[in-house]
RNA sequence: UCUCGACAAGGGCAAACUUCGGGUAACCGGAGGACGCAAAGUCACAGGUCCCCCUUGGGGAUGGCUGGGCCGUCGAA
Numbered sequence: 001u002c003u004c005g006a007c008a009a010g011g012g013c014a015a016a017c018u019u020c021g022g023g024u025a026a027c028c029g030g031a032g033g034a035c036g037c038a039a040a041g042u043c044a045c046a047g048g049u050c051c052c053c054c055u056u057g058g059g060g061a062u063g064g065c066u067g068g069g070c071c072g073u074c075g076a077a
Stems, first nucleotide, its partner, number of pairs: 004075002012037002017032006035064001041070003045067003048062006
């Protein structure tokens, strides 16, 4: 350095659900809440899935679906 990932250390994030707000919707944001996560950090680049429309097409959502780019904490076997 790479791979790997522990009943390790110190931290981090926060599903469902409830509530308030935004959006036609998918879904998003705040608060509460923890099912989980070693990239559950980040980028809609490829694929997937989902929503809307005036459907040879157009616009949008999702990174907690897969791959990829960038970046990154700790160190037992």

c-di-GMP-I riboswitch aptamer, 77 nucleotides, folded computationally. Its mean pLDDT, the model's own confidence on a scale to 100, is 85. The model forms 100% of the base pairs in the Rfam consensus. It matches the Rfam family "c-di-GMP-I riboswitch aptamer". Its family is annotated with cyclic-di-GMP binding in the Gene Ontology.